Source information: The prediction has a mean pLDDT of 76. A computed fold for a 447-nucleotide RNA from an Anaerolineales bacterium, annotated as Bacterial RNase P class A. Its Rfam family is "Bacterial RNase P class A". About the family: Ribonuclease P (RNase P) is a ubiquitous endoribonuclease, found in archaea, bacteria and eukarya as well as chloroplasts and mitochondria.
């Protein structure tokens, strides 16, 4: 270098015209807070999505403690708070024993359970065996060497010696095994007529193909020091030949946190209906007055006033916030501090769109021109020069190629994914067409 892999960012651009929602001013009209017009300016996302967590914020409940219940659970850190983030640990896994990526992580002294086989799944004796009884049928104790059953039942690899069994004409290769036990004897140690440990002998005992003969090393396992570390751990050295098993997404212990619904929270105004209270004998209509008609009332009260609750409707909540952006400073990070600068949607059946033009990233057709030391790889490693901007310029693996592959110039078509607030905020998840930077790796191929 081709490749990997990992993070971060962007996800149409401008230009006319027409339209749709807030803000904010100006006119213009009249029912004095609306309409109507104009001029200005702001109008979707990285997920606005899923609603799976955690807060703001609000109302409602609460002296205190406890008890149910819930959630979280390796250390350390971060925040307003998390189940999120970062850093770092063990264990298993995946890639190449690589970057790097995936999953799991409190306690097995209490309790349960551990399918099937098995006598016994955690402290057990079925069968063997070995003492004892013995009515000879067994029964009682020891026993985990030996056999049988399972994923798991008394640790495990390797190497010296030794035994066995296989193959082999030998050298010598595979391959199994290194038990359980009983008696002396002497040492030591104790609670000293006994009991313990290990040492030596001796065995005609069990069981095995074979083993009284074991040694050293290394893994696990357990207990003790010692050392790096804030811890989680890790390292390291000495004991002990080693009954110490799984499972907590089963109960349960432990620590820590948790009150309940939710902006249709919840606050203000407030038509019409209906309700109250008080005056009340008139009061409407027939365009102003008189009259005169009709109507509704004067126990079943017409009308006129006030008075709570409150529904439709209306405003607040509701856009200045755990904001963004940029410089510095701290810190491995997450993240946090100072200091500038900016204000950045707020509908309310829901505005944020359409049309045209050109442009840009990519598709596709056609021409044209290069195109056998071919082309992509190459916007160019290396290496050279610089006035530090920058320029110059060798390659390979490996695709793909005969007017083809590819480039390059026109045209012409086509062309941009997922998705769309609705009280805000952090975070997870899940979808998303193309694209851009940046970091790391280095096994097999090249240089």
């Nucleotide at each position: 270098c081709a490749g990997g892999c990992u993070g971060g960012c962007c996800g149409g651009g401008u230009g006319a015209c027409c339209g749709c929602g807030g803000g904010a001013g100006g006119g213009c009209g009249c029912g004095u807070g609306c309409g109507c017009u104009c001029u200005u300016u702001c109008g979707a996302g990285g997920a606005a999505a899923g609603u799976c967590c955690g807060c703001a914020c609000u109302c409602c409940a609460c002296a205190g403690g406890g008890c149910a219940g819930g959630a979280u659970g390796c250390c350390g850190g971060g925040u307003a708070a998390c189940a999120c983030c970062c850093g770092g640990g063990g264990c298993g896994g995946g890639g190449a024993u690589a970057a790097c990526c995936c999953g799991c992580c409190g306690g097995a002294u209490g309790g349960g359970c551990c399918a099937c086989a098995g006598a016994a799944a955690c402290a057990u004796a079925c069968c063997g065996c070995c003492g004892g009884c013995u009515u000879c049928g067994g029964c009682c104790g020891g026993u985990a060497a030996g056999g049988g059953u399972g994923a798991a039942a008394u640790g495990g690899u390797g190497g010296g010696c030794g035994a066995g069994g296989c193959g082999g004409c030998a050298a010598c290769g595979c391959u199994u095994c290194g038990c359980u036990u009983a008696g002396a004897g002497a040492u030591u140690g104790c609670u000293c007529c006994g009991c313990a440990a290990g040492c030596u002998c001796u065995a005609c005992a069990g069981g095995u193909a074979a083993g009284a003969g074991c040694c050293c090393a290394c893994c696990g396992c357990g207990c003790c020091g010692c050392c790096c570390g804030u811890a989680a751990u890790g390292g390291c050295g000495g004991c002990g030949g080693c009954c110490a098993g799984g499972c907590a997404a089963c109960c349960c212990c432990c620590a820590u946190c948790c009150g309940g619904a939710g902006c249709a929270a919840g606050g203000c105004c407030a038509a019409g209906c209906a309700g109250g209270a008080a005056c009340g004998a008139g009061c409407c209509g027939c365009g102003g007055c008189c009259c005169g008609c009709g109507g509704c009332g004067u126990u079943u009260g017409a009308g006129u006033u006030c008075c709570g609750g409150g529904u439709a409707g209306g405003c607040c909540g509701c856009a200045c916030g755990a904001g963004g952006c940029g410089u510095c400073a701290g810190g491995c990070g997450a993240c946090u501090g100072c200091c500038g600068c900016c204000c950045c949607a707020g509908a309310u059946a829901g505005a944020u769109g359409g049309u045209c033009a050109c442009c840009c990233a990519g598709g596709c057709g056609c021409g044209c021109c290069g195109g056998g030391c071919g082309a992509g790889g190459a916007u160019g490693a290396a290496g050279c020069c610089u006035u530090c901007g920058g320029g110059c310029g060798u390659a390979a693996a490996c695709u793909c190629g005969a007017g083809u592959a590819c480039g390059g110039c026109a045209c012409g078509c086509u062309g941009g994914a997922c998705a769309g607030a609705a009280u805000g905020c952090g975070g997870c998840u899940u979808a998303c067409a193309g694209g851009c930077c940046a970091g790391c790796c280095a096994a097999g191929g090249g240089a």